A computed fold for a 163-nucleotide RNA from uncultured Schaedlerella sp., annotated as Lysine riboswitch aptamer. The sequence is in RNAcentral, with records from MGnify. NCBI's taxonomy places the organism under Bacteria, Bacillati, Clostridia, Lachnospiraceae, Schaedlerella.
[in-house]
RNA sequence: AGAUAGAGGUUGCGCUCUUUAAGAGUAAAAUGCCGGAUGUUCAGGGCAGAAGAAAGUAUUUGAAAGGAAAGAGUGCCGAAAGGAUAUGAUGCCUGAGGUCGUAUUGCUUGGGCAUGGCGUGAAGAACGUCAUGACUGUCAUCGUAAGAUGGAGUGCUAUCUGA
Numbered sequence: 001a002g003a004u005a006g007a008g009g010u011u012g013c014g015c016u017c018u019u020u021a022a023g024a025g026u027a028a029a030a031u032g033c034c035g036g037a038u039g040u041u042c043a044g045g046g047c048a049g050a051a052g053a054a055a056g057u058a059u060u061u062g063a064a065a066g067g068a069a070a071g072a073g074u075g076c077c078g079a080a081a082g083g084a085u086a087u088g089a090u091g092c093c094u095g096a097g098g099u100c101g102u103a104u105u106g107c108u109u110g111g112g113c114a115u116g117g118c119g120u121g122a123a124g125a126a127c128g129u130c131a132u133g134a135c136u137g138u139c140a141u142c143g144u145a146a147g148a149u150g151g152a153g154u155g156c157u158a159u160c161u162g163a
Base pairs, nucleotide, nucleotide: 001161002160003159004158005157006156009077012076013075014074015073016072017071018070019069020068028061029060030059031058032057033056038048039047040046041096042095043094044093045092080109081108082107083105084104085103086102087101088100089099090098110136111135113133114132115131116130117129118128119127120126138151139150140149141148142147
């Protein structure tokens, strides 16, 4: 230097399916009242609209997605997540934004947890990101020891091969 195999955790990291709760008596639709000119994310266009737009309200009908919990199966230990770039889909059309997917990228993160800010979200759930905190695994240094300090996965341990 290369190859192979491993470890971190009893809440390790993802994926798929089933069930359940929540989403929600919400969105939406129909009818009526009220209202009086806009509505469709933004711009332009189209379409609808005084034969009555938006908002509000009453009655009737009434969802779904993402996310969550449990169970089963399965792939793994940069597992994976995020950022950036490119690209596809979406939306009435075009462009932008948003959302979802795909590819590339050693740009960031050892791991889970808690608290707080911001964002997504129906949400006191969960997720992402930033900061702080202790815990935990690993290596290095110091130390008689207990332990202390520090680093990062491009790491660590073991075996084999080559120089």